The RNA shown here (c-di-GMP-I riboswitch aptamer) has 81 nucleotides and comes from a Gemmatimonadota bacterium. Its Rfam family is "c-di-GMP-I riboswitch aptamer". From the family's description: GEMM was predicted in a large-scale screen for bacterial structured RNA regulatory elements. The sequence was found by an Rfam model in a public genome assembly. The model forms 90% of the base pairs in the Rfam consensus.
RNA sequence: CUCUGUCCAGGGCAAACCGCCGGCGACGGCGGGGCGCAAAGCCAAGGGGUCUCAGUAGUUCGAGACAGCCCGGCUGCCGGA
Numbered sequence: 001c002u003c004u005g006u007c008c009a010g011g012g013c014a015a016a017c018c019g020c021c022g023g024c025g026a027c028g029g030c031g032g033g034g035c036g037c038a039a040a041g042c043c044a045a046g047g048g049g050u051c052u053c054a055g056u057a058g059u060u061c062g063a064g065a066c067a068g069c070c071c072g073g074c075u076g077c078c079g080g081a
Stems, first nucleotide, its partner, number of pairs: 002081004012037002017032006035068001041074003046071003049066005
């Protein structure tokens, strides 16, 4: 460096749900919780997808949300080959 995660150690993250706070909303932050995760670390200004938008609408255009939907990019711990 590449492949790999059945297997070691120390650990890490945290779905649903509940509470408080923020947001029109998708949803986000913190705490509890723990379904899962070897990238469930980062990128939404890489591509696709899904979802939201106050007062009509959201196909297009516009503004947003999701990285725990898929592909991709960047970075990375431990074990094994």